[in-house]
């Protein structure tokens, strides 16, 4: 100086004006309640003042948890998810460190990485043959023809997996012996699978040593088997208050001509209409699916026509954010100081002027043989996108820009 890699952190900025949302002081108008008539509490606005006021993904809604309800009655069988170990974590399909296995000189990166000796299933097109394999060409014997005696021919009959050829894959390799030809057929080395022991590692797993037959094909984002995990719904959750039909269960009290009658409390159920079907011989529902088994139980099934989110809580202070120092390689964990950063609900967070402005375009000087590098002048103007219960995480979409870490090459001291 080139060429690379991993990880951080911003993502338009400063002023003026005018505008919008919560809250909050202050002034003030209407109303409702109270009042010892001085006011006072609430509740809807008006002006003014302050304080805050979208993101690194708010986004996909793709895991995973907090939160709320649905009843804290469960067995068993389905079902679904995860998948090298070891640690973190509220928890995970996530993260961090290691192992293996592949790729790179290397920094490093990539891997949906349990089991294919429990079983079953499947391997597309080519090739004879795709799996307890398989004679197509080819060697190689025998038999029979014919013969220039070299050999040559047969839909014959059989050995054979060294060689050729097909494929992603052809049932170890290489090299000797053996053979008619040939094979782990036998023998030496290797590679590779089982088992057994030693030795490190918490473990994945590594290193060695001995033995045993000689050889074992891929697929589990195929059924499967193995380990671990899982109830459902979801902020329209749920809860209060106010309107409301007075149907329907239960309890208590009055009263009765003993049929019921009224009031009170609790539950339940909530638009018209027609049809069906049920109320102890129970419909339909909960307990996630089924099936025992438990529980609620008067409604519930179709059709048709209509109608639509009153207010307030929940709603934002939290597994928070920053700094420091401690333990960890590290994810992370522990003290401790400091700080409060939206709560909308036809849904705020904007416009508009003025300065600077980064990629981009144009030219001019200058450097250099060149690609190109600088300075300057004009154009020119900022990427992807926007809360909605909140939280940790993936993942995706981003114009450019700042900062650091290690790594090759190659020069000079």
């Nucleotide at each position: 100086u080139g060429a690379g890699u991993c990880g951080g952190c911003c993502g338009g900025g400063c002023g003026g004006c005018c505008g919008c949302g919560u809250c909050a002081g202050c002034c003030u108008g209407g109303c409702c309640g109270g009042u010892c008539c001085g006011c006072c509490g609430g509740u809807c606005g008006a002006g003014c003042u302050g304080c805050c006021g979208a993101g690194g993904a708010a986004a996909g809604u793709c895991c995973g948890g907090g939160c709320u309800c649905c009843a804290c009655a469960g067995g068993g069988c389905a079902g679904g998810g995860u998948g090298g170990u070891u640690g973190c974590u509220a928890a995970c399909g996530g993260c961090a460190a290691c192992c293996c296995g592949g790729g790179g000189c290397g920094a490093c990166c990539c891997g949906c990485g349990g089991g294919a000796c429990a079983g079953u299933g499947c391997c597309a097109c080519a090739g004879a043959a795709a799996a307890c394999a398989g004679a197509c060409c080819g060697c190689c014997g025998c038999c029979g023809g014919c013969u220039c005696c070299g050999g040559c021919c047969g839909c014959g009959c059989g050995g054979u997996a060294a060689g050729g050829g097909u494929g992603a894959a052809a049932c170890g390799g290489u090299g000797g012996g053996g053979u008619a030809a040939g094979a782990g057929c036998c023998c030496a080395c290797c590679a590779g699978c089982g088992c057994u022991c030693c030795g490190g590692g918490u473990g994945a797993c590594c290193g060695g040593a001995g033995c045993g037959g000689c050889u074992a094909g891929g697929u589990a984002a195929a059924c499967c088997c193995c380990a671990c995990c899982c109830g459902g719904a979801g902020c329209a959750a749920g809860g209060u208050c106010a309107a409301g039909a007075u149907c329907c269960c239960g309890g208590g009290g009055c009263u009765u001509u003993c049929g019921g009658g009224c009031c009170c409390c609790g539950g339940g159920u909530g638009c018209g209409c027609a049809g069906g079907u049920g109320u102890u011989c129970g419909a339909g529902g909960g307990c996630g699916g089924c099936c025992c088994g438990c529980c609620c139980g008067a409604g519930c099934c179709u059709g048709c026509g209509g109608g639509u989110a009153g207010a307030c809580c929940g709603c934002u202070g939290g597994a928070g954010c920053g700094g420091a120092c401690c333990g960890g390689c590290a994810a992370c964990g522990g003290u401790u100081c400091g700080c409060c950063g939206a709560g909308a609900u036809g849904g705020a967070u904007g416009g508009u002027c003025g300065c600077c402005g980064a990629a981009c375009g144009g030219g001019a000087a200058u450097c250099g043989u060149g690609a190109g590098g600088u300075u300057c002048c004009c154009g020119g103007g900022a990427a992807c996108a926007g809360g909605a219960c909140c939280c940790g995480g993936c993942u995706u979409a981003c114009a450019g820009g700042c900062c650091g870490u290690c790594u090759c090459a190659u020069c000079c001291c």

A computed fold for a 413-nucleotide RNA from Nakamurella sp., annotated as Bacterial RNase P class A. It is recorded under the gene name rnpB. The model forms 97% of the base pairs in the Rfam consensus. It matches the Rfam family "Bacterial RNase P class A". It is annotated as a ribozyme.